Predicted 3D model of a 343-nucleotide part of an RNA (large-subunit ribosomal RNA, domain IV) from a Dehalococcoidia bacterium. The sequence was found in a public genome assembly. Lineage of the source: Bacteria > Bacillati > Chloroflexota > Dehalococcoidia.
[in-house]
Context: one part of a larger RNA
RNA sequence: CCUUCGUUAAGGAACUCUGCAAUCUAGCUCCGUAACUUCGGGAGAAGGAGCACCCCUGGCUGUGAAGGACCUCGCGUCCGGAGCGGGUGGGGGUCGCAGUGAGCCGGCCCAGGCGACUGUUUAACAAAAACACAGGUCUCUGCUAACACGUAAGUGGAUGUAUAGGGGCUGACACCUGCCCAGUGCCGGAAGGUUAAGGGGAGAGCUGCAAGGCUUGAACUGAAGCCCCGGUGAACGGCGGCCGUAACUAUAACGGUCCUAAGGUAGCGAAAUUCCUUGUCGGGUAAGUUCCGACCCGCACGAAUGGUGUAACGAUCUGGGCGCUGUCUCAACGAAGGACUCG
Numbered sequence: 001c002c003u004u005c006g007u008u009a010a011g012g013a014a015c016u017c018u019g020c021a022a023u024c025u026a027g028c029u030c031c032g033u034a035a036c037u038u039c040g041g042g043a044g045a046a047g048g049a050g051c052a053c054c055c056c057u058g059g060c061u062g063u064g065a066a067g068g069a070c071c072u073c074g075c076g077u078c079c080g081g082a083g084c085g086g087g088u089g090g091g092g093g094u095c096g097c098a099g100u101g102a103g104c105c106g107g108c109c110c111a112g113g114c115g116a117c118u119g120u121u122u123a124a125c126a127a128a129a130a131c132a133c134a135g136g137u138c139u140c141u142g143c144u145a146a147c148a149c150g151u152a153a154g155u156g157g158a159u160g161u162a163u164a165g166g167g168g169c170u171g172a173c174a175c176c177u178g179c180c181c182a183g184u185g186c187c188g189g190a191a192g193g194u195u196a197a198g199g200g201g202a203g204a205g206c207u208g209c210a211a212g213g214c215u216u217g218a219a220c221u222g223a224a225g226c227c228c229c230g231g232u233g234a235a236c237g238g239c240g241g242c243c244g245u246a247a248c249u250a251u252a253a254c255g256g257u258c259c260u261a262a263g264g265u266a267g268c269g270a271a272a273u274u275c276c277u278u279g280u281c282g283g284g285u286a287a288g289u290u291c292c293g294a295c296c297c298g299c300a301c302g303a304a305u306g307g308u309g310u311a312a313c314g315a316u317c318u319g320g321g322c323g324c325u326g327u328c329u330c331a332a333c334g335a336a337g338g339a340c341u342c343g
Base pairs, nucleotide, nucleotide: 001338002337003336004335005334006333007332008331010329011328014327019324027051028050029049030048031047036041038172052094053093054092055091056090057089058088060086061085062084063083067079068078069077070076071074095099107322108321109320110319111318112317113316114314115313119131120130135170136169137168138167139166140165141164147156148155149154173309174308175307176306178239179238180237183236184235185232186231187230188229189228192227193226194225198221199220203216204215205214206213207212240258241257242256243255244254267301268298279295280294281293282292283291
């Protein structure tokens, strides 16, 4: 010096990306316990007090001896309460710094983001806000179901039958979920257009003396599909620009105009989304690029690729506080094992 431990004056997060790490806390009994809430919870909230041993004493409780009574005389029934045990109340006393005396054995609170929750996951760098989830919704499927595997036979679905099964999206719950069907997709449409093989054979060619044979072939007929006509957004998706205007200024409820299928509704908003940006104001600090509350000028939120809230939950992420500490000011001493020397 390294690893793993122990203790530490004064201070107590000044350390640091971050209280990372390590302390603190801890058991049982009693007291007491807020906001909020889906009335279950939150909650062991928080915050307090007691706890050992000896003596005396009072309830409670388990077991139930001796003895007594009775009879149907038994391993009987009914009284009876000794002794022993458990737990607890009261009083007095003893010892130590310390009585859950060691060990085992929650630190706590406030606010916010995300995800409702318990679960699942990158075996061996990621446990999460990712996946799943009950619930919601759309769609397919009438049973030899749809769908999946297989060349097939067949099997699963299911010894199920639409309160069932498959697929897609969303993701408890509460309040909600706006406008656009022009494009794409899907669904519907006995008309019409286009359209293959096939049918059809006008006509033409070759050959033959001929009968005939061979070839070519117009009209017409002819399915799905496509075109066409409609519907459909919890289908893929999309949801404007410019100019002017009010008796201070500023702003524009209002007007004009262009474009579009329609021009973003409710709610939220510098946000896990905000470039400018450390936006501006307020709070917290002596001092705050983070955080919380507002504002809205949303570069580039927005409604099941769900929107906004939300009690409970989380080895989640972010900010703050109390307690406590060798994280630090700033290091010291000690222990064990290494390192070092010899072998």